[in-house]
Context: one part of a larger RNA
RNA sequence: UUGGGCGUAAAGCGUUUCGUAGGCGAUCCAGAAAGUUACACUUUAAAGACCAGAGCUUAACUUUGGAAAGGGGUGUAAUACUGCUGGAAUUGAAGUACUUCGGGGCUACUGGAACUAUCGAUGUAGGGGUGAAAUCCGUUGAUAUCGAUAGGAACUCCAAGGGCGAAGGCAGGUAGCUAGGAGUUAUUUGACGCUGAGGAACGACAGCUAGGGGAGCGAAAGGGAUUAGAGACCCCUGUAGUCCUAGCCGUAAACUAUGCUCGCUAGGGACGGGUUCGUAAGGAUCCAUCCCGUAAGCUAACGCGUUAAGCGAGCCGCCUGGGGAGUACGAUCGCAAGAUUAAAACUC
Repeated sequence: UUGGGCGUAAAGCGUUUCGUAGGCGAUCCAGAAAGUUACACUUUAAAGACCAGAGCUUAACUUUGGAAAGGGGUGUAAUACUGCUGGAAUUGAAGUACUUCGGGGCUACUGGAACUAUCGAUGUAGGGGUGAAAUCCGUUGAUAUCGAUAGGAACUCCAAGGGCGAAGGCAGGUAGCUAGGAGUUAUUUGACGCUGAGGAACGACAGCUAGGGGAGCGAAAGGGAUUAGAGACCCCUGUAGUCCUAGCCGUAAACUAUGCUCGCUAGGGACGGGUUCGUAAGGAUCCAUCCCGUAAGCUAACGCGUUAAGCGAGCCGCCUGGGGAGUACGAUCGCAAGAUUAAAACUC
């Protein structure tokens, strides 16, 4: 390589809203005949290999004859399939109209509770903390209660395995801007599609650069405990950070550990959004999400089971014993941290 695989054994890229090359591509008619098929001619030296003989006593060896497969070229014919050309149609795909949905995104403004600080008032000896304590705060008046002011961050209830988003993710309220999904019948284009090596964009937290901000929490650090010790768990403080703006980083158990698209294969139930019949109850239907669970089937088992891990098709990515190692070297990217790509010796 062939082959076999990728939920948990090695293996689905974090995502695909994007998309180049490439691969693959629904229905009908006509044409041409590139692939394809058939036939003919030609070529593919000899030797060797294969088959049938012959010659050395046999064999090895030598020698005579024969035949094929496959490949290349030319010609003739066929036209099912694929490709090509022309035409047609609408179911795939996309657009318009109408209805509707949602924590989808961005920007601005704004609300109350809580917390902390400061000020004022009342008031007096404790408070805080723990398994128990202590460090700590407090007679320069704390804790507690009331009032005022300021500040920053997060949004209780509603709230639901409920919604939206490609993923990361998204939740107080209002307004503006913007993207998307679903349904319905009508209508338009008429295969315009699927996947997608490279590439582009997005991408939690932490971290980095510059400037702000800083209530609470809180790596580091300090102290008190615990302990044999305690570089921890517990307690008192507390800096970066957490927040905002602009830019980088590009990783996560980025998980459904399950790539995307299309078709087919019993059901039952729930929730959300539409349409429709109905006075209503309820029924029918489309889309999305979830649960149960089999029939069939699959699986090493667990389990999966119309949201498949079933049965098929197309395209991409990835795996090939453990360690060494996601490391070294090189390269690319990055301010750095590092990321990506990615071995070998050796060893079991």
Predicted 3D model of a 348-nucleotide part of an RNA (small-subunit ribosomal RNA, central domain) from Candidatus Woesebacteria bacterium RIFCSPHIGHO2_01_FULL_39_28. The source organism's lineage runs through Bacteria, Bacteria candidate phyla and Candidatus Woeseibacteriota. Its mean pLDDT, the model's own confidence on a scale to 100, is 81. The RNAcentral record of the full RNA draws on ENA and SILVA. It matches the Rfam family "Bacterial small subunit ribosomal RNA".